[in-house]
RNA sequence: UUCUGAAAAAGGCAAACCCACUGAAAAGUGGGGACGCAAAGCAACCGGUCUAAGGGGCGAAAGCCCGAUGAUAGCGGAGCCGCCGGA
Numbered sequence: 001u002u003c004u005g006a007a008a009a010a011g012g013c014a015a016a017c018c019c020a021c022u023g024a025a026a027a028g029u030g031g032g033g034a035c036g037c038a039a040a041g042c043a044a045c046c047g048g049u050c051u052a053a054g055g056g057g058c059g060a061a062a063g064c065c066c067g068a069u070g071a072u073a074g075c076g077g078a079g080c081c082g083c084c085g086g087a
Stems, first nucleotide, its partner, number of pairs: 002087004012037002017032006035074001041080002045077003048072003055066004
């Protein structure tokens, strides 16, 4: 440096759910909690998915439709960086 994760050590993260706060929502943050994770570390570049406030369309209204500039890295791919062991 490349490939790899069988056993092991030091540790790390934390799904669902509950509470508080933020947000229009999706969701996020903090606390509790562990389903899992060898990148479940970083980061929205590509595809996917979720939401639809502002905006646009329709409507008498209620509301419906479109739409990301919002969200997701624990959906996949590409990128960057890293612990331990093995080859």
A computed fold for an 87-nucleotide RNA from Halioglobus sp., annotated as c-di-GMP-I riboswitch aptamer.
The sequence was found by an Rfam model in a public genome assembly.
Model confidence (mean pLDDT): 91 of 100.